[in-house]
RNA sequence: CUUAUUCAGAGUGGUGGAGGUACAUAGGACCUGUGAAGCCACGGCAACCCCGGCAACGGAAGGUGCCAACCUGAGCGAAUUAUCGAACAAUAAG
Numbered sequence: 001c002u003u004a005u006u007c008a009g010a011g012u013g014g015u016g017g018a019g020g021u022a023c024a025u026a027g028g029a030c031c032u033g034u035g036a037a038g039c040c041a042c043g044g045c046a047a048c049c050c051c052g053g054c055a056a057c058g059g060a061a062g063g064u065g066c067c068a069a070c071c072u073g074a075g076c077g078a079a080u081u082a083u084c085g086a087a088c089a090a091u092a093a094g
Stems, first nucleotide, its partner, number of pairs: 001094006011042005019031003027072001028070001043067003047064003050059003076085003
């Protein structure tokens, strides 16, 4: 850069000690001292690759990713509104 997805799924322990939910700005919402981020161990999920299968679907050995909590609103485009799309961001494959 291109393409696809951003529905859903899955956590305990130790450490740590106040932040976190994408960065920055403004508003809101949410998670969090019943313990945030980070780190470690073990476990799990199954999105993409992968494995089995004609397929539906299943699997979890391996790679990446993920397992508390909004890609809210504003801004750009379409629309009377509701809303949708793009952009931006994240992940995967190339």